Notes:
Predicted 3D model of a 71-nucleotide RNA (transfer RNA) from Candidatus Dojkabacteria bacterium UBA2022. The coordinates come from a structure-prediction model, not an experiment, and the mean pLDDT is 82. The sequence was found in a public genome assembly. Rfam family: tRNA. Rfam's curators write: Transfer RNA (tRNA) molecules are approximately 80 nucleotides in length. By type it is a transfer RNA.
[in-house]
RNA sequence: UCCGCGAUAGCUCAAUGGUAGAGCGAACGGCUGUUAACCGUUUGGUUCCAGGUUCGAGUCCUGGUCGCGGA
Numbered sequence: 001u002c003c004g005c006g007a008u009a010g011c012u013c014a015a016u017g018g019u020a021g022a023g024c025g026a027a028c029g030g031c032u033g034u035u036a037a038c039c040g041u042u043u044g045g046u047u048c049c050a051g052g053u054u055c056g057a058g059u060c061c062u063g064g065u066c067g068c069g070g071a
Stems, first nucleotide, its partner, number of pairs: 001071007010024004018055001025043006048064005
């Protein structure tokens, strides 16, 4: 320098171009001798950055940044 993959909630990860979700975590409550476990509710987002296409972009296109792998 070139090629491929990845970047989404505090963490690990989903999401056919059409309301961004789950698990874990955190807060509150229930349960009970107490803790743990269990149950319920709540809490959660500048989808890495800048443009473009589109009625509509996490998703498609271009450029950039960072990480991993390869030539």